[in-house]
RNA sequence: GGAGUCGGCCAGGCAGUCGCCGUGGUCUUAAGAUCGCGGAGGAAAGUCCGGGCUCCGCAGGGCAGGGUGCCAGGUAACGCCUGGGGGGCAUGAGCCUACGGAAAGUGCCACAGAAAACAUACCGCCCAAGCGCCGAUGGCGCCGGCAAGGGUGAAAAGGUGCGGUAAGAGCGCACCGCGCGAGUGGUAACACGUCGCGGCACGGUAAACCCCACCCGGAGCAAGACCAAAUAGGGGAGCGAGCCGCUUUCACGAGCGGCGGCGCGCGGCCCGCGCGUGUUCCCGGGUAGGUCGCUAGAGGUGCGUGGUGACGCGCAUCCCAGAUGAAUGGCUGUCCACGACAGAACCCGGCUUAUCGGCCGACUCCCUCU
Numbered sequence: 001g002g003a004g005u006c007g008g009c010c011a012g013g014c015a016g017u018c019g020c021c022g023u024g025g026u027c028u029u030a031a032g033a034u035c036g037c038g039g040a041g042g043a044a045a046g047u048c049c050g051g052g053c054u055c056c057g058c059a060g061g062g063c064a065g066g067g068u069g070c071c072a073g074g075u076a077a078c079g080c081c082u083g084g085g086g087g088g089c090a091u092g093a094g095c096c097u098a099c100g101g102a103a104a105g106u107g108c109c110a111c112a113g114a115a116a117a118c119a120u121a122c123c124g125c126c127c128a129a130g131c132g133c134c135g136a137u138g139g140c141g142c143c144g145g146c147a148a149g150g151g152u153g154a155a156a157a158g159g160u161g162c163g164g165u166a167a168g169a170g171c172g173c174a175c176c177g178c179g180c181g182a183g184u185g186g187u188a189a190c191a192c193g194u195c196g197c198g199g200c201a202c203g204g205u206a207a208a209c210c211c212c213a214c215c216c217g218g219a220g221c222a223a224g225a226c227c228a229a230a231u232a233g234g235g236g237a238g239c240g241a242g243c244c245g246c247u248u249u250c251a252c253g254a255g256c257g258g259c260g261g262c263g264c265g266c267g268g269c270c271c272g273c274g275c276g277u278g279u280u281c282c283c284g285g286g287u288a289g290g291u292c293g294c295u296a297g298a299g300g301u302g303c304g305u306g307g308u309g310a311c312g313c314g315c316a317u318c319c320c321a322g323a324u325g326a327a328u329g330g331c332u333g334u335c336c337a338c339g340a341c342a343g344a345a346c347c348c349g350g351c352u353u354a355u356c357g358g359c360c361g362a363c364u365c366c367c368u369c370u
Stems, first nucleotide, its partner, number of pairs: 001366010012335007020039009041341001045352002048350005053220004065216005070084005085099001086097004100211002105209002107205003122150002124146003130142005158176006177200001178198005183192003224292004234283006242259007261277006299318008336339001
């Protein structure tokens, strides 16, 4: 100098002016006026996990269902985080990893291929034993033997070498690999160029069923609690002009029709016609509306301290949005590197996704110079 890996931080600045939401003081008559203070994020997002809180349910246990899945730790809890182990990728810093069980059982493995799992035999290798024929120390064939080589496939029943054999084969042996047991180290996962045993024990797939271990009650702030109009229902009391008939009902009662009263309309009055018809007070439930829940919290910052770390503990200090048609904005000036993704809605811990640019720290690889 170039290329990269990991971690952390910032998210246009300043000034003026006009508003909006919350809150405190003062003034005045409720309501305002005025002065001050505070006012989005690293993801407020997706609503994917975990918890707090609220209501409902619940003796305990089991079944079903769902989730998690190497080990240890952290935490309120987690599917998150930290540290470690195994495997894979990278020259490396580092990155990725649902990573329990396939000798419990079941299922599946396209195409190709003889065969996809109680192994098998397409090409091939072999005629040692037995039988037959011939031109006979041999050749050919039958009955057979083999799985080394070829071929198919993502995958073919340990690998290499030597011995062995008719040809072969863990058939035997050495090394490697594998399994089991022990030993050593480690809390453990696991590791070992330690020892012994076993020729080797049966492919893959469990984000296929399943088995094993552990965890999980349901719904959600439109949760939930309180106050409480108008109108129409419900209950009670007082007053009141209703009566008759029919239908229905065990009854209360309801419906229909007629007569009558009252009110309204047909511009005033009468007739007529049409429509409507108890009234006043009290009580109770719910609705609209309002209040609470609603932000002081697993909270921030600093220092100390324990721990490799996630994180814990102690002390000091700070208060940092709380709306409900829903505020956090508009305009002007100026500067620069010209400004991304996007906006709370009960709260918190995570994960994931989106994001113009910039800064800081640690580390790796390559080149050059000293």
Molecule: Bacterial RNase P class A
Organism: Gammaproteobacteria bacterium